[in-house]
RNA sequence: UCAAUAUUAGGAAAUGGAGUUUUCCUUCAAAUGUCAGAUGACUAAUGACUCCUACAAGUUU
Numbered sequence: 001u002c003a004a005u006a007u008u009a010g011g012a013a014a015u016g017g018a019g020u021u022u023u024c025c026u027u028c029a030a031a032u033g034u035c036a037g038a039u040g041a042c043u044a045a046u047g048a049c050u051c052c053u054a055c056a057a058g059u060u061u
Base pairs, nucleotide, nucleotide: 009026010025011024012023013022016052017051018050019049020048021047033042034041035040
């Protein structure tokens, strides 16, 4: 480095972490947002739920 067998799982889902859950992928994989005048603009920290953190707006002390 290659091949075979056995055992065990691991990873991903447009910006962070954790738990639960769903779906997908088996490492040359799953995945990598939208629009436009493509040197620009906009939504969102989730696939979904909850919590924390960051950011934005408003109110109160």